RNA sequence: GUCCCUGUAGUGCAAUGAAUAGCACAUUGGGCUUCUAAUCCAAAGGUCGUGGGUUCGAAUCCCUCCUGGGAUU
Numbered sequence: 001g002u003c004c005c006u007g008u009a010g011u012g013c014a015a016u017g018a019a020u021a022g023c024a025c026a027u028u029g030g031g032c033u034u035c036u037a038a039u040c041c042a043a044a045g046g047u048c049g050u051g052g053g054u055u056c057g058a059a060u061c062c063c064u065c066c067u068g069g070g071a072u073u
Base pairs, nucleotide, nucleotide: 001072002071003070004069005068007066010025011024012023013022027043028042029041030040031039049065051063052062053061
């Protein structure tokens, strides 16, 4: 240089173009317990990497750029 993959909550990951973008762990509050752990209930936390485009409608499709990883010369 060329090509491929990846990016979504604090972490790890889901989500067929239309549902309030969910799950586990973590965090916070409460119940239970003499206390802690375990367990149960609840809550908070998201410009879906950036900027455009297509569409009635985009996390999802297309283009550009960026991050990380890989293949090849």

Transfer RNA from Trichonephila clavata, 73 nucleotides, folded computationally. Rfam family: tRNA. The family's RNA type in Rfam is transfer RNA. About the family: Transfer RNA (tRNA) molecules are approximately 80 nucleotides in length. The coordinates come from a structure-prediction model, not an experiment, and the mean pLDDT is 80. The RNAcentral record of the sequence draws on ENA and Rfam. NCBI's taxonomy places the organism under Eukaryota, Araneomorphae, Entelegynae, Orbiculariae, Trichonephila.